[in-house]
Molecule: RNase P RNA; transfer RNA
Organism: Pirellulaceae bacterium
């Protein structure tokens, strides 16, 4: 000096002029109400002053997670969804640490949707013999049995008596293959019935045997997932669950437009549904029991709880239609936020100190000079001159993830290379 | 704020439940006619929205991002 990895931070300063919004302090003025005719209170009303305050790293997507409010009570199965390696950590998480396993990378590190295929169903084109209990395309071997040639012993027989011919038996060698072994090689695939390597066999196979590799079974380490270590083996049977599924563990519903409160305005029209006993009582009525409707925690069910059940109303449900919607509140002190100390490998938690950092409400932080920064061009350098300086706007407030982002600073590790 | 769908050849639409992305129109060449238009034949014309993941293999199944449509409140 280059190349790389991981990780925090900024992301325009700084003055002046004007022009917003909300706080708190003071002062006037308008309205009410009180009174000793001096003031006092009180306000969603308006003017002047002063003091300090006003957008983010993702405010964004709306993917998750709980706080919080509310479904009168809110339980039990189903069904549906979510998470999936181990310990932690957090309110909670599908989020953060740290470890372990596989995989990529000379390394620093970086992905990981990481339980289960011996509950079960399903898929595995096309090529290949054969894709899950089979199986033989090419090819190898043919020891065992058969064919073909050579020759060799022995025996019979025949004759032309011979180194001849013919049958038998035995038994070598030699070719080609039938039945027959075979799954090493070879070829098809993503993937072919455990893998290199020696041996053995007629060729071949774990056929045996050494190291893996599996599987069983002891022991150490460790909180655990998991690591190593002897030891014995019958030498041993695909992938695929982000394929249905299984196991394990979690999980009501709607959400700040959610609620609370105060103000306003509520015409009408139509239709639906359901009982019997029993008890107190003079009647009228009430009451219980079981039964029916209707609602109420969602989807099915069960429980369970309101109201209603005899012909008038009225309670509920649907349907069609008119008519009011204005104002406070939730709304900003938090699972806060910085420092420091302690614990911890780490996320984080604990003590201790100090601050208050936006509350709008049809939605406030603009806009103009001006010096400075940063960048990129023009000169050779300065000096000067041009031009640009991301992603992008809070709305109940947080704990993650995820994308979007010119430019820019710090720190820590690895590799390479020069010289000392 | 909730909640579902869609995206594929110039255009309009398929592609079962993962195996070579297809039809019509419209485009061009012929052929037919006096010529055209109709008609027959045949050609070409796809990073299936972008990335990425899982699988031998993705239009299709899962993240994740643009874009559009639609329902309830």
């Nucleotide at each position: 000096g280059a190349a790389g990895u991981g990780g925090a931070c900024c992301g325009g300063a700084c003055g002046g002029u004007c022009g917003c919004c909300g706080g708190c302090c003071g002062u006037g003025a308008c309205u009410g109400c009180c009174c000793u005719c001096g003031g006092g209170c009180a306000g969603u009303u308006u003017g002047c002053g002063g003091c300090g305050g006003g957008a983010g790293g993702a405010a964004a997507g709306u993917c998750c997670g709980g706080g919080c409010u509310c479904c009168g009570c809110a339980g039990g199965a189903c069904a549906g969804g979510g998470u999936g390696g181990u310990c932690g950590g957090u309110a909670a998480c599908g989020c953060c640490g740290a470890c372990c396993g596989g995989c990529c990378g000379c390394g620093a590190g970086g992905c990981u949707a990481g339980g289960g295929a011996u509950a079960g169903u399903g898929c595995c084109a096309c090529a290949g013999a054969a894709a899950a209990c089979a199986c033989a395309c090419c090819g190898c071997c043919g020891a065992u049995g058969g064919c073909c040639g050579u020759g060799g012993c022995g025996g019979g027989c025949g004759c032309u008596u011979g180194u001849c011919g013919c049958c038998c038996g035995c038994g070598a060698c030699g070719g080609a293959u039938c039945a027959g072994g075979u799954a090493a090689g070879g070829g098809u695939g993503a993937a072919a019935u455990g893998g290199u390597g020696c041996g053995g066999u007629a060729a071949g196979a774990g056929c045996g045997c050494a190291c893996c590799g599996c599987a069983g079974u002891c022991g150490a380490g460790g909180c655990g997932a998991c690591u190593c270590g002897g030891c014995u083996g019958g030498c041993u049977u695909g992938g695929u669950a982000a394929a249905c599924c299984c196991c394990a563990c979690c999980c009501g519903g709607a959400g700040c437009a959610a609620g609370a409160c105060c103000a306003a305005a509520c015409a009408g029209g139509g239709a639906g549904c359901a009982g019997c006993u029993c008890g107190c009582u003079u009647g009228g009525g009430c009451g219980a029991g079981c039964g029916c409707g209707a609602g109420c925690c969602g989807g099915u069910c069960c429980g369970g709880u309101u109201c209603g059940c005899c012909a008038u109303c009225g309670a509920c449900u649907c349907c069609c239609g008119g008519g009011u919607a204005g104002g406070u509140u939730g709304c900003u002190g938090g699972a806060g936020g910085c420092g420091c100390c302690g614990a911890g490998c780490a996320a984080u938690c604990g003590g201790c100190g100090u601050c208050c950092u936006a509350g709008a409400g049809a939605a406030a932080u603009g806009a103009c000079c001006g010096u400075c920064c940063c960048c990129u061009c023009g000169c050779a350098c300065g000096c000067c001159g041009a031009g640009g300086g991301c992603c992008a706007g809070a709305a109940c407030a947080c704990g993650g993830c995820u994308u979007a982002c010119a430019g820019g600073u710090c720190c820590g590790c690895u590799u390479c290379g020069a010289g000392g | 704020g909730c909640c579902a769908g869609c995206g594929u050849a110039g255009c309009u639409c398929a592609a079962c439940u993962g195996g070579c992305a297809g039809a019509g129109c419209a485009g061009c060449u012929g052929a037919u006619u006096u010529g055209u238009a109709a008609u027959c034949a045949g050609c070409a014309g796809g990073u299936u929205a972008a990335g990425g993941g899982u699988u031998c293999g993705a239009g299709u199944c899962c993240c994740u991002u643009c874009g559009c449509u639609g329902g309830c409140u």